[in-house]
RNA sequence: GGGCCCAUAGUAAAUCGGUAUUAUGCCUCCAUGGCAUGGAGGAGGGCGGGGUUCGACUCCCCGUGGGUCCA
Numbered sequence: 001g002g003g004c005c006c007a008u009a010g011u012a013a014a015u016c017g018g019u020a021u022u023a024u025g026c027c028u029c030c031a032u033g034g035c036a037u038g039g040a041g042g043a044g045g046g047c048g049g050g051g052u053u054c055g056a057c058u059c060c061c062c063g064u065g066g067g068u069c070c071a
């Protein structure tokens, strides 16, 4: 320098044009004399910019960052 892949909650991963899901962590409450544990509820997220579309996390372009291969 070039090809390909990836970027979603604190962490790890789903989803794939129509309100984004789960596990764990965090907060509150309940059960216990207390702890552990269990149960219920809650807060928290689509890398940045632009385009297409009635509507974009999703499709397209550029950029940024990471991974991988080639030189």
Base pairs, nucleotide, nucleotide: 001070002069003068004067005066006065007064010024011023012022013021018054026042027041028040029039030038031037047063048062049061050060051059

Transfer RNA from a Candidatus Staskawiczbacteria bacterium, 71 nucleotides, folded computationally. It was read from a public genome assembly. Its mean pLDDT, the model's own confidence on a scale to 100, is 81.